This is a predicted structure of a 1404-nucleotide RNA (small-subunit ribosomal RNA) from an uncultured bacterium.
[in-house]
RNA sequence: CCGAACGAAGGGUAGCGGCGUGCUUACACAUGCAAGUCGCGCGCGAAAAGGGCUUCGGCUCUGAGUAGAGCGGCGCACGGGUGAGUAACACGUGGAUAACCUCCCUCUCAGCGGGGGAUAAUCGCCCGAAAGGGCGUCUAAUACCGCAUAAGACCACGGGGACUUCGGUUCCAGGGGUUAAAGGUGGCCUCUGUACACAAGCUACCACUGAGAGAUGGGUCCGCGGCGCAUCAUGCUAGUUGGUGAGGUAACGGCUCACCAAGGCGUAGACGCGUAGCUGGUCUGAGAGGAUGAUCAGCCACACUGGAACUGAGACACGGUCCAGACUCCUACGGGAGGCAGCAGUCGGGAAUUUUGGGCAAUGGGCGAAAGCCUGACCCAGCAACGCCGCGUGAAGGAUGAAAUCCCUCGGGAUGUAAACUUCGCAAGAAUGGGAAGAAUUAGUAGGGGCUAAUACCCUCUAUGAUGACGGUACCAUUUGUAAGCUCCGGCUAACUCCGUGCCAGCAGCCGCGGUAAUACGGGGGGAGCAAGCGUUGUUCGGAUUUACUGGGCGUAAAGGGCGCGUAGGCGGUCAGCACAAGUCAGUUGUGAAAUCUCCGGGCUUAACUCGGAAAGGUCAACUGAUACUGUGCGACUAGAGUGCAGAAGGGGCAACUGGAAUUCUCGGUGUAGCGGUGAAAUGCGUAGAUAUCGAGAGGAACACCUGCGGCGAAGGCGGGUUGCUGGGCUGACACUGACGCUGAGGCGCGAAAGCCAGGGGAGCGAACGGGAUUAGAUACCCCGGUAGUCCUGGCCUUAAACGAUGGAUGCUUGGUGUCUGGAGUUUUAUAGUCUCCGGGUGCCGUAGCUAACGCGUUAAGCAUCCCGCCUGGGGAGUACGGUCGCAAGACUGAAACUCAAAGGAAUUGACGGGGACCCGCACAAGCGGUGGAGCAUGUGGUUCAAUUCGACGCAACGCGAAGAACCUUACCUGGGCUAGAAUGCCUCUGACAACUCCAGAGAUGGAGCUUUCUAGGGAAACCUAGACGGAGUGCAAGGUGCUGCAUGGCUGUCGUCAGCUCGUGUCGUGAGAUGUUGGGUUAAGUCCCGCAACGAGCGCAACCCUUAUCGAUAGUUGCUAGCGGUUCGGCCGAGCACUCUAUUGAGACUGCCGUUGACAAAACGGAGGAAGGUGGGGAUGACGUCAAGUCCUCAUGGCCUUUAUGUCCAGGGCUACACACGUGCUACAAUGGCAAGUACAAAGCGCUGCAAGCUCGCGAGAGGGAGCCAAUCGCAAAAAGCUUGUCUCAGUUCGGAUUGGAGUCUGCAACUCGACUCCAUGAAGCUGGAAUCGCUAGUAAUCGCAGAUCAGCAUGCUACGGUGAAUACGUUCCCGGUCUUGCACUCACCGCCCGUACAGGCG
Repeated sequence: CCGAACGAAGGGUAGCGGCGUGCUUACACAUGCAAGUCGCGCGCGAAAAGGGCUUCGGCUCUGAGUAGAGCGGCGCACGGGUGAGUAACACGUGGAUAACCUCCCUCUCAGCGGGGGAUAAUCGCCCGAAAGGGCGUCUAAUACCGCAUAAGACCACGGGGACUUCGGUUCCAGGGGUUAAAGGUGGCCUCUGUACACAAGCUACCACUGAGAGAUGGGUCCGCGGCGCAUCAUGCUAGUUGGUGAGGUAACGGCUCACCAAGGCGUAGACGCGUAGCUGGUCUGAGAGGAUGAUCAGCCACACUGGAACUGAGACACGGUCCAGACUCCUACGGGAGGCAGCAGUCGGGAAUUUUGGGCAAUGGGCGAAAGCCUGACCCAGCAACGCCGCGUGAAGGAUGAAAUCCCUCGGGAUGUAAACUUCGCAAGAAUGGGAAGAAUUAGUAGGGGCUAAUACCCUCUAUGAUGACGGUACCAUUUGUAAGCUCCGGCUAACUCCGUGCCAGCAGCCGCGGUAAUACGGGGGGAGCAAGCGUUGUUCGGAUUUACUGGGCGUAAAGGGCGCGUAGGCGGUCAGCACAAGUCAGUUGUGAAAUCUCCGGGCUUAACUCGGAAAGGUCAACUGAUACUGUGCGACUAGAGUGCAGAAGGGGCAACUGGAAUUCUCGGUGUAGCGGUGAAAUGCGUAGAUAUCGAGAGGAACACCUGCGGCGAAGGCGGGUUGCUGGGCUGACACUGACGCUGAGGCGCGAAAGCCAGGGGAGCGAACGGGAUUAGAUACCCCGGUAGUCCUGGCCUUAAACGAUGGAUGCUUGGUGUCUGGAGUUUUAUAGUCUCCGGGUGCCGUAGCUAACGCGUUAAGCAUCCCGCCUGGGGAGUACGGUCGCAAGACUGAAACUCAAAGGAAUUGACGGGGACCCGCACAAGCGGUGGAGCAUGUGGUUCAAUUCGACGCAACGCGAAGAACCUUACCUGGGCUAGAAUGCCUCUGACAACUCCAGAGAUGGAGCUUUCUAGGGAAACCUAGACGGAGUGCAAGGUGCUGCAUGGCUGUCGUCAGCUCGUGUCGUGAGAUGUUGGGUUAAGUCCCGCAACGAGCGCAACCCUUAUCGAUAGUUGCUAGCGGUUCGGCCGAGCACUCUAUUGAGACUGCCGUUGACAAAACGGAGGAAGGUGGGGAUGACGUCAAGUCCUCAUGGCCUUUAUGUCCAGGGCUACACACGUGCUACAAUGGCAAGUACAAAGCGCUGCAAGCUCGCGAGAGGGAGCCAAUCGCAAAAAGCUUGUCUCAGUUCGGAUUGGAGUCUGCAACUCGACUCCAUGAAGCUGGAAUCGCUAGUAAUCGCAGAUCAGCAUGCUACGGUGAAUACGUUCCCGGUCUUGCACUCACCGCCCGUACAGGCG
């Protein structure tokens, strides 16, 4: 990170339906509606309209006892809204009420008698703007008030019974006192009266009164449960806690009051502060939990804010009253009115949440006898993808795999059966036609039953019976016919390519992506996922065993308190003990509302949704039972713990006394110039006599040796000796007590050093401070001084890496070996001692086990139990604030904002170390010769320039690419030209083109002239076909020394010819990895031997290859000449192949032999033999890898760029510049030399575009000429240093040769820029080179010349060749490179990492 969820919001998109859901500011509200009803309680009582009459003024009838208000009754305390307040008996759960109430309803009992006086409405008058009010008069009641009656009601009294917390409660009977009412409507005539029909009366229903019971609803009390902060605790409380009495309430009670007492609550968290409606439930989770409290349901609280009561059964009352306040509105300014947290709706706020709709048809409520009326409760509709659920956007066939697009290795591949096309089928909408369920019954009618005197009335049952907002909606039939997006594609995480961009633009949940080839940015194509939705943001749970109850830890990762004593608390030995039954266990009963969740069924076409049933859910309550364990009480025991007795050890503690050594100081003696100190010095002390030395004295502090991973103590800590006082542990054998124990929050005590206060003391040492050194500086390290302090007494402080970084106690679990201290035994016994055993301490090594590893391991970090302390990423920070303590310093307690994606532990591989051990190398040392100074050559930097083409930059760029820039080369610059192009292939056309001559031009080039095909086949010929060559044309294709060596191949350098680098199997380790490859020896070598959890193997080493040193065989021309002959005296000739040599093949060298050493090995040393001796010398040969080393300008090549130019042709210029700096060389500075003359000896090469002899000419470079040679034949070719002789004589020279002038030679189309050489003349710097630095260990250094490649010419460079030919290596301390080990905070690997800062910026 992936999951689930939401009253959500934002973005893109959008076909339908069903079911749900929908203000955050308890901000303010316009407008309408949301609570009325009853005439069967009562008194009044219109109008419009219509009819009739009329004297037209009006009257009258109907409307109508209607509308309407009023009195009265009931309701308005329900329903609906909201969550501000509330941490509370507010809520939940279970109880109590013997301390209470309850309208309406049900049941039972009893009753409902007889009177009275008012009042509203109305009417009249009056006040006021209005709201409203006042006075007078009339009247009714189920309004109001007496009287009567009255009981099992209430009150008090005495008597009896039951229960009891002893306070009281309750039951039974008795007599005494007090208290009630209202009628209305319908029906009937049996009895009575008026006598028709009514009334009394009777009857039914509805009301009314008293009492009891029930039901329902409520009040009050209690147990338990559910938030945060202790940085809110020597805390809170005065009606506070209790009592007595009184008042008040429906009711108990400080609920209120008077008096009395001084209590009450609190670390099991009072009081305070903050936050919050509670619950059923909801979301998540495997669960335990965590979060939450919308919609639905229960309870509570509130109704503009605060307070108060009235009425009533019920309120301290959302749409009631009063008072106060704020706000708004009206006003005639006097005064009034109002309360959407009801339903709609408005403003504001906000990321954000709907219509000022329809209907009482259904369900429910109020009133009513009922009809009915009222009902923004409710039922419906509207808006919103806000959520859940369902459906659709077509199905089958269809390959020339169409077109188009994208990719491409250009072959093709993908989108893709996808489309087109064919057949079939059809949601929504529209049109036409049909069309629900939801409706049950009331009144009425008919019939039955009940009540009754009654066939009335009333009640009840059956049949019938009006009524639909939604809505002409769902649904059915026919016709027509439309609908896909969003996100993602680097890993986590399903899905890949192209282009653009170039650390930019941007992405990003975490890791991270982007600096020219981006699967990560943006776009295209393709793909993946979900789908009428998709993704983002926010929030919650999960993952997270990352607060751990389930289910974690504390040696080193965060974490054991510095140590002890001990309070509360927690935990606690044995008895088959006894009792109880609190915990515990079992059973029964009650309750745990409904809805939700789960299961089983049913209904909507399915599902969501909904209906029915079941199950489940508590740390609940009551009762009954069990008694093993825990607990409580009682009794016993001795194994835990403790006391007594006898011993031994000890720097355990406190106090007093005392000792010697040493330092310093003082005095005196001796003695003289230094002492002291350091890496080296200086400051300092000293001729006023130090240091040194001898003697005497003073004073303070600390106790050498013994001294030991030895002892003691709880820790801190404790060390000369003696004495006194005193604590603890250990051993032995018994006796006693009888669980008396363990741990220990708070609390109390001890607690190194430093520090503080007061008083002493002060020798040495010594913060601060002063001085001297060191150093860039040196507020340090070193030195000379030196104050506090260190010491003592008393009082504070209370912290340390107070460490075993390891809390205490108890039990259990293999061993080995030391040491300290007791005891027992054995043996020898005078002791000491040996050995064995039992205890207690203290070390080391190790089994099992544990641990991330390291390690721990009977002294546990093992296995268990109990108790305490502590931890929860790093930084901020042990900081701030608050509190407590302290004289202060400070200590204890102890956050947050903000910030980072890590910080950390243990171990591994390497690299590194001014760590260690070992070893090698011209690495150092020992030597020889150079460079660095001079002149010149050459390369580079820099500068300059039109250009000075480009590359190479420590070693490992710089006489390098370049084995050779006058043109060319050439890539650069200037100028002039060409554009399918300077070159190649294919195709088409053509038969010329070229060469040559002339003209223009710097040339490229242009123009003119001249000239014009060839081969083969066929044919008489014209000519045709094919090919060659050349030209032209056109298309495919070019070209680029343009960029990227950090996209690459190949090649190369370097570490380094260093001895290393790895693998398979096995083993060890959780793993990274280790082992092998380390170790002991040895070697040039990971070379070899031995050992070993390793055994083998590979690439490297060595060897095989070339060359050189010796010999043999074979072969003798162009080589050679010993012997023989000839000779012009030259191996020249004959002759020969012996020798040298040549070039092919062999031999030879292997530590093989001997001796010594070594481990009986490997090997080393010495010797013999041998041309050569220990890889004989040299070369070729370069492991795994490192340096993004070098090269795109050798070549090849991806990508990018360019195409009348960055291509190509030409002329000229440049690469050769020149205040300067560096590298590499040459020549010198001279006498070991220069010059002159004479004279000797190589090797290896090269030669036809060539080497060129002899000869002639020239002072010479060279020229002429050309024998010979395609080379063991001829030539280049003279080797030089060397040797011999002469001269020069220490000087800027007879050294040195730069530079310059003149004259030439050669090459070449051409030597001006810009070649080499020769001759004559000129004759610069330079007299051995600072700091520094390079090469070399033997045929080497040094020195001398020769040759070759490149090349027309050009060499001090490069590559080869030979001649002459040294010195030194004690040795590994040091500088630079390898093996083992150690440390590490490095791993881009010390050129690492990282710290500080008063500077700069940003944020708070």